[in-house]
Molecule: small-subunit ribosomal RNA
Organism: uncultured archaeon
RNA sequence: UUCCGGUUGAUCCUGCCAGAUCCGACUGCUAUCCGGGUAAGACUAAGCCAUGCAAGUCGAAUGGAAUCGCUGAUUCCAUGGCGAACUGCUCAGUAACAAGUGAUCAACUUACCCUUCAGUGGGGGAUAACCUCGGGAAACUGAGGCUAAUCCGCCAUAGUUGGCACACCCUGGAAUGGGGUGCCCUCGAAAGAUAUUUCGAAAUGCCGAAUGUUCGCUGAAGGAUAGGAUCGCUUUCGAUUACGGUUGUUGGUGAGGUAAUGGCUCACCAAGCCUCUGAUCGAUAAGGGCCGUGAGAGCGGUAGCCCUGAGAUGGAUACUGAGACAAUGAUCCAGGCCUUACGAGGCGCAGCAGGCGCGAAACCUUUACAAUGCACAACAGUGUGAUAAGGUUACCCGGAGUGCUAAGAGAAAACUUUUAGCUGUUAUAGGUGUGUAAAUAACCUUAUGAGAAAGGAGAGGGCAAGGCUGGUGCCAGCCGCCGCGGUAAAACCAGCUCUUCAAGUGGUCGGGAAUAUUAUUGGGCUUAAAGUGUCCGUAGCCGGUUAGAACAGUUCCUGGUAAAAUCUGGCAGCUUAACUGUCAGGUCGCUAGGAAUACUAUCUUACUAGAGGGUGGGAAAGGUUUGGGGUACUCCAGGGGUAGCGGUGAAAUGCGAUAUUCCGUGGGGGACCACCAGUGGCGAAGGCGCCAGACUGGAACACGCCUGACGGUGAGGGACGAAAGCCAGGGGAGCGAACGGGAUUAGAUACCCCGGUAGUCCUGGCUGUAAACGAUGCGUGCUAGGUGUUGGUAGGGCUAUGAGCUGUAUCAGUGCCGUAGGGAAACUGUUUAGCGCGCCACCUGGGAAGUACGGUCGCAAGGCUGAAACUUAAAGGAAUUGGCGGGGGAGCACUACAACGGGUGGAGCCUGCGGUUUAAUUGGAUUCAACGCCGGAAAACUCACCGGGUGCGACAGCAACAUGUAGGUCAGGCUGAAGGUCUUACCUGAAUCGCUGAGAGGAGGUGCAUGGCCGUCGUCAGUUCGUACUGUGAAGCAUCCUGUUAAGUCAGGCAACGAGCGAGACCCGCGCCCACAGUUGCCAGCAUGUUCUCAGGAACGAUGGGUACACUGUGGGGACCGCCGCUGCUAAAGCGGAGGAAGGAACGGGCUACGGUAGGUCAGUAUGCCCCGAAUCUCCCGGGCUACACGCGGGCUACAAUGGUUGGGACAAUGGGCACCUACCCUGAAAAGGGAUGGUAAUCUCCGAAACCCAACCGUAGUUCGGAUUGAGGGCUGUAACUCGCCCUCAUGAAGCUGGAAUCCGUAGUAAUCGCGUUUCAACAUAGCGCGGUGAAUACGUCCCUGCUCCUUGCACACACCGCCCGU
Repeated sequence: UUCCGGUUGAUCCUGCCAGAUCCGACUGCUAUCCGGGUAAGACUAAGCCAUGCAAGUCGAAUGGAAUCGCUGAUUCCAUGGCGAACUGCUCAGUAACAAGUGAUCAACUUACCCUUCAGUGGGGGAUAACCUCGGGAAACUGAGGCUAAUCCGCCAUAGUUGGCACACCCUGGAAUGGGGUGCCCUCGAAAGAUAUUUCGAAAUGCCGAAUGUUCGCUGAAGGAUAGGAUCGCUUUCGAUUACGGUUGUUGGUGAGGUAAUGGCUCACCAAGCCUCUGAUCGAUAAGGGCCGUGAGAGCGGUAGCCCUGAGAUGGAUACUGAGACAAUGAUCCAGGCCUUACGAGGCGCAGCAGGCGCGAAACCUUUACAAUGCACAACAGUGUGAUAAGGUUACCCGGAGUGCUAAGAGAAAACUUUUAGCUGUUAUAGGUGUGUAAAUAACCUUAUGAGAAAGGAGAGGGCAAGGCUGGUGCCAGCCGCCGCGGUAAAACCAGCUCUUCAAGUGGUCGGGAAUAUUAUUGGGCUUAAAGUGUCCGUAGCCGGUUAGAACAGUUCCUGGUAAAAUCUGGCAGCUUAACUGUCAGGUCGCUAGGAAUACUAUCUUACUAGAGGGUGGGAAAGGUUUGGGGUACUCCAGGGGUAGCGGUGAAAUGCGAUAUUCCGUGGGGGACCACCAGUGGCGAAGGCGCCAGACUGGAACACGCCUGACGGUGAGGGACGAAAGCCAGGGGAGCGAACGGGAUUAGAUACCCCGGUAGUCCUGGCUGUAAACGAUGCGUGCUAGGUGUUGGUAGGGCUAUGAGCUGUAUCAGUGCCGUAGGGAAACUGUUUAGCGCGCCACCUGGGAAGUACGGUCGCAAGGCUGAAACUUAAAGGAAUUGGCGGGGGAGCACUACAACGGGUGGAGCCUGCGGUUUAAUUGGAUUCAACGCCGGAAAACUCACCGGGUGCGACAGCAACAUGUAGGUCAGGCUGAAGGUCUUACCUGAAUCGCUGAGAGGAGGUGCAUGGCCGUCGUCAGUUCGUACUGUGAAGCAUCCUGUUAAGUCAGGCAACGAGCGAGACCCGCGCCCACAGUUGCCAGCAUGUUCUCAGGAACGAUGGGUACACUGUGGGGACCGCCGCUGCUAAAGCGGAGGAAGGAACGGGCUACGGUAGGUCAGUAUGCCCCGAAUCUCCCGGGCUACACGCGGGCUACAAUGGUUGGGACAAUGGGCACCUACCCUGAAAAGGGAUGGUAAUCUCCGAAACCCAACCGUAGUUCGGAUUGAGGGCUGUAACUCGCCCUCAUGAAGCUGGAAUCCGUAGUAAUCGCGUUUCAACAUAGCGCGGUGAAUACGUCCCUGCUCCUUGCACACACCGCCCGU
């Protein structure tokens, strides 16, 4: 030693993007103080620079000048010595012995310093300053004349170079080194100063001499220090830089040169040298100690501090010197700048400050030599932009503070505020200080006094912190990523609140980590990116068993080195810390010596298990080549035969009277090789299939005879390599790109059809690719089995003796299933994708792109190699659940079909919708699931629309007001009308809306903000839960399978066992029976009454009475596959039968799951938000919703004779009734009117149903069908029937003679048909909801159409096929 967000409806992976974290630079906002540190123009322009400073010193080396207080001192000029080659700055160049590290110089130098030894003798010369005279604008420079030295020569001595000879010695791994003696040759040293004392002289000065623990000078040797040079190892990227590079190049001989080796340079000779262990070339870069990060391995950096190198505007050259090829020295060239009298001169901040420029980016033209160091000097000292200090900067690290306590108030702990108290760092004001070179600071101390001291970022997730308020409305904007914003934004802009860090906090860019997404530690390659098409083989890498040797790798021990700083630990010093000091440790490595010998490598020896060879008999579509055969096809010839053939889903083009197609015969041609044939065989792969021969390759088995590790893999390299394609020459039957024609189609450059060229075939050559796939590299060892099959071998049994049948073991191949294990899973599993080893190829998000450029190969087509800019948050794999499919299987349904019956669609009318029109024709609903729907039959109202006209503001504040607000009113004007308003007046008396807020009200908006209710999927049979189990998981199982059912209904099986909702049960109605009850119902039997009578009787529940029947109401019974038979599994259940009023849910309703549909409704009511607010509120009058070229839906009436008309006759049920239903009587032709009775209802009434039956007429016609339309007259409701109601009578008498494509309903008391009631309602029903009357036909099936349920399958869909997505 940590993860988290993002691909999906969800899951597991692969994989990248993003976040959290540390560091560096810049930057926004903000800022009280102190300490420390190696911070501060490195990144870009090694760009250019005004001005000042940055290297001098020595009078104890020497000469002179000036001045003064003059035996001396100071300053200046010059000679001379030393220094200026250090320090300081920068990082351009450099891929190199530049750097690091370790060695080496037997191939070298070293001023000043140290040690030792030996010296410092003699004699000579010049010159600056100075003086004089010139040239020049200046810079500077010339001539003449003096003079000194530690200046420069000469001689001597010491020494020294080279050679020869002699004899050895020392160091060392090795003499080419050092040393000794002799001879010859070469070169060839030195300098004084000063102090003290003494002496000489008049003197302390000068000169001379002596002395010295003084300073110098010379030589030799050694040391120290500093350098020079050589070598081993380490040290960036690119092969789209490789049959490459090199001519002083590689080596030799000889010279020259250097402090020194050497092609360092030159002459001659030879032709070498480097290179896949990456030469050369190109790109980039000062290197290291170290620094950042990381657990580490690493990765990245290396400006600042230290070490080394290199450079000084670019380039070149030498001089001086111990040291330079020097850079605040010289010369030359180049470019830049400056001065000029145009002749000529001058400059070089990558030193410190400072300026310009460049840029995102970086300070003062300060003080001092007091400290540390350096140069010079005998010393004192002088100099020093090295350095030490200060100033500036939010550079980094560390430390501190911005208050604390108590009480009161506020809802209040925190918080705010008030009061009181405490503390006193810092701050402010000071000081006898201390500190400092002098200051500023710090430190010490006095006084005052809570006074002066907190911000940045964030608050949707990741990620701590708002489901607060206002604004905005896919706008403005935010966002690293995901994503927010389209009127209720926790995401924008603000306010408030909160979170986090804090004198800081955010942003941008770069780096590390995260990332095991470069994998050495530590990854992968069947399907996610990734195994070369296959084999051979070079280099390389790896390699069986045994023994021995040696010790290269390896391991251990010891020594050296690994600068300091840095790092780790202890201790100590600054108040602590940072910081500093000290002690110890650590430091990749390199190097020297010693030891060990298991393993690896090496050498030697041996072996046989790997590999190879040999022998043997078998197997096989292995390859090349030669010969032979077969069927089909096609063409030709001739014979038979006659009108079509051919082709397709259907056709047509095409062929055919020049005789097709078809059937025999004969001949030619090219290609191919049925059956056998098999998840059989062979081959490295591509691939290989008639038969026979020749040549030839490989594998398996058996034997265990031979060799003796000879092996494995394989970068480069080579060979082979389907189809198509190319070149040359043949061949060409069939097939058949291109092409022609016919179809299909919106089109059809296609699929289908008729033709047809390249090609397909052969020979020779090229190309070198494929989903060249087992999408799985080669070799080798180990790790359960079962069952097939091919070849070999060894045994057994049978035998019809056959190349027979059968069974076992084993080796080698080839399939299936499967354990452990593996895997994201699918799957794999001794033919491994398991566990190990060896080697090679390849991968690192998607796209751009296998593209461009370059190279190379090819005749070409093209192959191989192979990027980037830019763009993007995913792309992808496997599996899951759904949905979908012009996929499959099973089941079901009259809003499916089939069978049957009746309709709609055509006509007229009614009604709704669209469209159009209109001042308005208010609005909603639009497939099923809008359209006689909003109970929506709107004359006003309704009413929301249009045209006019009125009315209305609770409450608060302001203003006005007794000098009269508001209101009322006669008359007149305006007006359709109106004290509504205006004119003119009067009355009343605070009842006052003039203004600003705020309300009432709103059928104004949003059904995509909602509740509630409803439709629909659904006349469906599904939908879940608990526990267990399976799976990493999403999920699965149960809920599946078989049978069965109306049903996930039930039974059996089963890793499931149970349970909930739904289905069923349940509730209501109806059908049969029983019991009870009996008015307002009923009247069989008994009695009474009334009326009628043909006098026999009949009628009337009217009355007493009764409660039998009917009826009404209540409560029970009854039906359960219970019984019998068959089928089925001895099941569930199904079929048939008996009995029964009813038979398999008897029939009809109610209830109708989890949920979906942003389905419908803000216009029933409720309701959030928004809007209007004197108008979008409210009322009044009128109009409109009723319009009408047209389209659609739903109905009514018909088209007639199963009918119409007239007359007569019969039988219901449900319901309603007081602003109501109305008996009965009268009037009227009728609608209706006038009276009047009962009824708040089993009492009265609406209420005498119609179809039906009987009789008559009509006679197939636009009619005695049909009734639209229109005219006239009347009635009803209502304030009002003009727009715009209904009814009656008379007259009128339209379309229509059974309805195209298409479509709807219905399975029995149903369809069809006939009326009746009721709702709405003042009036108006062809509508809705109910009621009864008459009363069929057909099916007893199926999944073809339309759909639904279940199982299964494919999917790149999940907003779910009305999807996704491609091209132009």